RNA sequence: GGGUGAUUAGCUCAGUUGGCUAGAGCAUCUCGUUUACACCGAGGAGGUCAGAGGUUCGAGUCCUCUAUCACCCA
Numbered sequence: 001g002g003g004u005g006a007u008u009a010g011c012u013c014a015g016u017u018g019g020c021u022a023g024a025g026c027a028u029c030u031c032g033u034u035u036a037c038a039c040c041g042a043g044g045a046g047g048u049c050a051g052a053g054g055u056u057c058g059a060g061u062c063c064u065c066u067a068u069c070a071c072c073c074a
Base pairs, nucleotide, nucleotide: 001073002072003071004070005069006068007067010026011025012024013023019057028044029043030042031041032040050066051065052064053063054062
């Protein structure tokens, strides 16, 4: 230099060829339970979906560019 893949909650990830309000597990907080802790049960909070632009009535999903990471080729 060329190519491929990845980027979604604090962490690990899903999101079914675009459709109403973006989810799961763990972690965290509150309550119940316990002498207490843990386990368990119930509930809550937490996301500008890496950034910018475009297409569309509608984008996490499609297109372009940028950034970061991993791998392959030279």